A computed fold for a 473-nucleotide part of an RNA from a bacterium, annotated as small-subunit ribosomal RNA, 3' major domain. The prediction has a mean pLDDT of 85.
Context: one part of a larger RNA
RNA sequence: UGACGGGGGCCCGCACAAGCGGUGGAGCAUGUGGUUUAAUUCGACGCAACGCGAAGAACCUUACCGGGGCUUGACAUCCUGCGACAUCCUAGGAGACUAGGUUUUCUAGCAAUAGAACGCAGAGACAGGUGCUGCAUGGCUGUCGUCAGCUCGUGCCGUGAGGUGUUGGGUUAAGUCCCGCAACGAGCGCAACCCUUGUCGUGUGUUGGUAGGUAACUAUCUCUCACGCGAGACCGCCGGUGACAAGCCGGAGGAAGGUGGGGAUGACGUCAAGUCAGCAUGGCCCUUACGUCCCGGGCUACACACGUGCUACAAUGGGGAGGACAACGAGUCGCGAACCCGCGAGGGCUAGCUAAUCUCACAAACCUCUCCUCAGUUCGGAUUGAAGGCUGCAACUCGCCUUCAUGAAGUCGGAAUCGCUAGUAAACGCAGAUCAGCUACGCUGCGUUGAAUACGUUCCCGGGCCUUGUACA
Numbered sequence: 001u002g003a004c005g006g007g008g009g010c011c012c013g014c015a016c017a018a019g020c021g022g023u024g025g026a027g028c029a030u031g032u033g034g035u036u037u038a039a040u041u042c043g044a045c046g047c048a049a050c051g052c053g054a055a056g057a058a059c060c061u062u063a064c065c066g067g068g069g070c071u072u073g074a075c076a077u078c079c080u081g082c083g084a085c086a087u088c089c090u091a092g093g094a095g096a097c098u099a100g101g102u103u104u105u106c107u108a109g110c111a112a113u114a115g116a117a118c119g120c121a122g123a124g125a126c127a128g129g130u131g132c133u134g135c136a137u138g139g140c141u142g143u144c145g146u147c148a149g150c151u152c153g154u155g156c157c158g159u160g161a162g163g164u165g166u167u168g169g170g171u172u173a174a175g176u177c178c179c180g181c182a183a184c185g186a187g188c189g190c191a192a193c194c195c196u197u198g199u200c201g202u203g204u205g206u207u208g209g210u211a212g213g214u215a216a217c218u219a220u221c222u223c224u225c226a227c228g229c230g231a232g233a234c235c236g237c238c239g240g241u242g243a244c245a246a247g248c249c250g251g252a253g254g255a256a257g258g259u260g261g262g263g264a265u266g267a268c269g270u271c272a273a274g275u276c277a278g279c280a281u282g283g284c285c286c287u288u289a290c291g292u293c294c295c296g297g298g299c300u301a302c303a304c305a306c307g308u309g310c311u312a313c314a315a316u317g318g319g320g321a322g323g324a325c326a327a328c329g330a331g332u333c334g335c336g337a338a339c340c341c342g343c344g345a346g347g348g349c350u351a352g353c354u355a356a357u358c359u360c361a362c363a364a365a366c367c368u369c370u371c372c373u374c375a376g377u378u379c380g381g382a383u384u385g386a387a388g389g390c391u392g393c394a395a396c397u398c399g400c401c402u403u404c405a406u407g408a409a410g411u412c413g414g415a416a417u418c419g420c421u422a423g424u425a426a427a428c429g430c431a432g433a434u435c436a437g438c439u440a441c442g443c444u445g446c447g448u449u450g451a452a453u454a455c456g457u458u459c460c461c462g463g464g465c466c467u468u469g470u471a472c473a
Base pairs, nucleotide, nucleotide: 001473002472003470004469005468007467008466009465010464011463012462013461015457016456019420020419021418022417023416026311027310028309029308030307031306032305033304034302035301042053043052064297065296066295067294068293069292070291073126077125078124079122080121081120082119083118088101089100090099091098092097106115107114108113128286129285131284132283133282137280138279139275140274141273142271144269149188150187151186152185153184154183155164156163157162168179169178170177194263195262196261197260199231200230201229202228203227204226205225208221209220210219211218212217234257237251238250239249240248241247313413317372318371319370320369321368322367323366329360330359331358334353335352339348340347341346379410384405385404386403387402388401389400390399426449427448428447429446430445431444432443
């Protein structure tokens, strides 16, 4: 000087408390451990691994295993020779491929010929490696933590390590600001500048809105909306308080009040944190194989254990009928209306739409009427049987969906444990990326309905500043 303390003081944070809803029990989904396996590819391991890399494992992917092939190679550059190549046909084969057959160039030049691309053959330089090392690395990322800190120049103090500044008195979300002070300044952080949302003015109105009309269309931009430009919030005003300060408390006005809400933004550093499998890269290793092609299998196994979720255990509910209201988005190898067929998944036919125009697209919870009356039930839907639909070369291993039948566990969950302070929690549906299809109940967004509680900081956890002790560095 730090770090640490079951030392002290001050102060924060859904940290506790006060509340609301969960997890831990059940079934299923998913990830992991373990076990099994020819293989169940690899990585991630307290917080900060475990619906994580994976925003799509039937083949492919794919890195794993079995078997069948190749050896200048699936891919790049260079050399020599031959020929355009592609393609197509036959036979064998699981396929990769092997054997045989067939057809035909481009550019320059009169031509000889030269060149280019491609294929085959050959030689070697080389290719190739998701092989190892994240403890050799770059880059990127997580985390403490959006915590308020981390430093420098000069000066001063100290033999020196170092200190001072950065401590102190107030204050703030903040090393935010004020005052004081052997310090005076400055930098990286904080804040602001950026995006979005909330109010108003103004400009522009098509594909949007309004009005008329059956419609074509016409008029119009007041309203909603869309896209621009601008105004608006600054403790600015008033009162109180404070040290005449910074600020704090209350009030007015206002759509909004003290950072208005949300986002982006992550200082010096810590964890030899994570990643050599995204990429790049040093070193080491393989080179008829640790490279490469193909078929099949595996990554989907299952006594068990854990994490994350979904659906429930019901009457604030379940079934039936009728009625209402969104937003974000996506679409031409696509979204696919209406109509017809089918109980349905879906099929047929095709209109429109490169989309404020057409489509996906009926939002659901909600409201009205009605049945059920507390039961393992008209709760719950696992599991299984049968019949179908769709995608795809192909759904056996191993896809999703529909209909009928079947109807399991489960009656609110031990110790323990998680999230959340407002348009939040909880509840409800919708869209999108990936994607042929989908194991999505995941993830990322969107809107709809919409609470309860916070006395307080003693205690648990994490953190900041000052101080104190130390056999620690």